[in-house]
Transfer RNA from Rotaria sordida, 70 nucleotides, folded computationally. It matches the Rfam family "tRNA". The family's RNA type in Rfam is transfer RNA.
RNA sequence: UCCUUUCUAGUACAGUGGUAGUAUAGCUGCCCGGAAAGCAGAAGACGUUGGUUCGAUCCCAUCGGAAGGA
Numbered sequence: 001u002c003c004u005u006u007c008u009a010g011u012a013c014a015g016u017g018g019u020a021g022u023a024u025a026g027c028u029g030c031c032c033g034g035a036a037a038g039c040a041g042a043a044g045a046c047g048u049u050g051g052u053u054c055g056a057u058c059c060c061a062u063c064g065g066a067a068g069g070a
Stems, first nucleotide, its partner, number of pairs: 001070007010024004018054001027041004047063001049061003
């Protein structure tokens, strides 16, 4: 320098065009003599900038990060 793959919540992962989900962590409450465990509840995310589309996490391009190859 070129090619390929990848980027979703604090963390690990689902989600292949139509309301973004699970586990875990954190928070609040219940429970308990007090913790832990358990139960209930709420909050929390689509790397950036454009394009296509009635509509984009999803398709295309650019830039950035990570991994692999020449």